[in-house]
This record gives sequence, structure tokens and C1' cells, in this order.
RNA sequence: UUGGUGCGAUGAACGAUCGCGUCUAUACGAGGAAAGUCCGAGCUGCUCUAAGACAUGGUUCCAUCUAACGGAUGGCUAGGGCAACCUAAGGGAUAGUGCAACAGAAAGGAAACUACCGCUAUUUUUGGCGGAAAAGGUGAAAGGGUAGGGUAAGAGCCUACCAGCGUUUUUGGUAACAAUAACGGCUAUGUAAACCCAACCUGCAGCAAGAAGGGAUGGUUUUUGUCUUAGUAUGAUAAACCCUUCGCUUGAGCUAAAUUGCAAAAUUUAGCCUAGAUAAAUGAUCGUUUGAAAAACAGAACUCGGCUUACAGUCGCACCAGAUUC
RNA sequence: GGACCGUUAGCUCAGAUGGUAGAGCAGUUGACUCUUAAUCAAUUGGUCGUAGGUUCGAUCCCUACACGGUCCACCA
Repeated sequence: UUGGUGCGAUGAACGAUCGCGUCUAUACGAGGAAAGUCCGAGCUGCUCUAAGACAUGGUUCCAUCUAACGGAUGGCUAGGGCAACCUAAGGGAUAGUGCAACAGAAAGGAAACUACCGCUAUUUUUGGCGGAAAAGGUGAAAGGGUAGGGUAAGAGCCUACCAGCGUUUUUGGUAACAAUAACGGCUAUGUAAACCCAACCUGCAGCAAGAAGGGAUGGUUUUUGUCUUAGUAUGAUAAACCCUUCGCUUGAGCUAAAUUGCAAAAUUUAGCCUAGAUAAAUGAUCGUUUGAAAAACAGAACUCGGCUUACAGUCGCACCAGAUUC
Repeated sequence: GGACCGUUAGCUCAGAUGGUAGAGCAGUUGACUCUUAAUCAAUUGGUCGUAGGUUCGAUCCCUACACGGUCCACCA
């Protein structure tokens, strides 16, 4: 200097005037995602022995963290990248069932189309029976690889080495797992985000939950009739609309420092109180400062912990690769 | 605010245990008719909402997103 990887921070600041919400008003007043509603909790009601079983649904390498989780952290294994680093629904296909289109001879304890070998028919061409999975070709996938022996031709048929699987041994590690040695049969493909099996979890609904008070076979508006020609009259049909308070914000809370830990996180100390509305407030103007420019995504509706998705501009830290210069 | 469903041809809807998507109407062309309609025959038209993943292979299975729609408050 070019390109890249990971972790973040901020999401303009201050003041004045007017306006809005919180019963009052010298006080406070949207976010990192308030969003999606994808998980986990509190809280509330129902059924109620919330103990268990079945069903349903979900989760799935190991350890740790957490109130809990399908979340997080650290590791293992596999894959990708030159690398920093990234990704993974990552148990079981040797419990069982299903599926594998087209092509191809044959698609799962297989199979003989061409070519090969033996026997046989035939003048030749060519045909029949048998052997054989080594060669060709098809396919996403053809049932270990290489070399030698063996054979009519061949074949794990046999041997050596290599790859993989299973059982056992030893070593390291909390564990997943890694390394190592021996033996075995030579080895039955893929798919479980197909059914399924194993282990573990799971009662259902959700603040429009629900509680209290009041009232209504009510009221208002619109439509359309009757009487009467006029209204503060009176029927009918249909549609729409019509309460208050609590729950409601002090909570697994926020900020800072120290200690422990690789980290997620935990503990201690000190300080702080930070929207609570109901058709729903959080806005407008002006000035100063920073800046090239105040122009991103977006608006609380019971509350927390996560995940996912959207996001202009600016800034910081750590690291990797290439080129150039000293 | 909360719960749930759908998206396939211009329109309305099917679709199989995952193997290359159809029907009716509409459109186009031809036949019939003096002409039109009706009728008959043929034919066009699809990124199966978008983007990833699983798989040899996805409209179908899984995840995220987009768009559209339905239900839940107040009683005798």
C1' cells in the first nucleotide's frame, strides 16, 4: 500500500420557545433492533394426585454456563479457504419397512449386452449349453485398491502391502476423541430435513390471559314506514357503535470497580430508579458546536433471557495473504 | 397485541410416498355458417411467491424472508 478475516462502538451534542403524555409538573418521556413471533421463563385461567404412563410435538458429538432453553462459551470430529478464519438438524442404515426416475445387461446378498474361455452343432458365416464380474459401455451410485501367484479363461480363490469396518489391549484426555498393537471376515451402496428405533424433554391456553365494581332484555346513529302536515310524536326491519379500575412496571433490574475463570459467566462492594398510554404522547421552530451532509433501518402496548431478520454514515481493536520500499 | 392459514398458466382450482405439472374458463388458428354466437378440432402460455439447505434429483421435506387473508374483547 492492495485485498481480506474476526470482534465491536456510535446511531449527533448542548441551549431557548411553543406543544403533547404521565391526576400535579422546577421531574421524566422509544430501540439496537421497540420488528418477526422462532424458542425458553415469569404471571394468569382451565382441567387438576402438575408424581407417573400413553399419545402428540420437540431435541440429538463432549464438557461447562444459565432460572430455563432448541440459547451461549470452550473443545472434538467432518467439510471449505493459501491463510487469518468460517460452516455443520453432528445418535442409529449390523432392529425392521420403503424408495433409488431416465439410462444401463444388471440398482442391492444382483446381473452375461459386447468382448473372453471351454464343450458342442455347422463347409464358412453363425447358433446352442456352460464358466467367468478381470476389460468395454450406462449412471449420482456398479459391491475395496495395487502387485504377484493361480486358472481353460477368470475371480479375496490365495499371498504381501495399503484403505476401511468390527472386537479386544495399552497410553493420553473429566469427556467427545486421538494414538498404538493384536485378531477377524475380506468387507451388504445411498437416503432417517422417508417411516422408524434409542435416549431425553413436553398438560392446554394466552394480558383481547384474568380479577373487582356497575348495568341492559337498555341507549345512540343510520335506513324505511304510520299518524299528522307537523314534531322534543310513534312503530318495524337491518346494520354499526357504546363501561371503569386493577393486572401495569422495582426487576432472574441498570451502571461502575475489584476478584475468579481461556471464555460464556459468577461473587462482592458502591451508586441509580429509567415511558406506562388505550385509539394511544414522545413533535415543531430557532441558535451554537462537530461534520462534506444531520438524509439509515425503523415507533413501546404485561415483563424478562435468547435467536432471526433490517440498517446510511463515522470510528476503534486484533489478525492473515500479496506486492513495493528501507 | 395475540393465535392461525394460504401463495401453482391471464382467472378459478387440482396434483403424486420426491423422478421433471395438469383440468375448466380465457387467448390464437382452422372447420361449420350468408355472417356472428354456439359446437368440433388443433395449439400457445408456468423461474410452481423469493432466497438458502437436505438429496443423485425438490412444486413436494427443512429454515429464513416477502405478500395476502381469517379468528380472539361484552355477558342475560
Predicted 3D model of RNase P RNA and transfer RNA as a complex of 402 nucleotides. Rfam match: Bacterial RNase P class A. The coordinates come from a structure-prediction model, not an experiment, and the mean pLDDT is 76.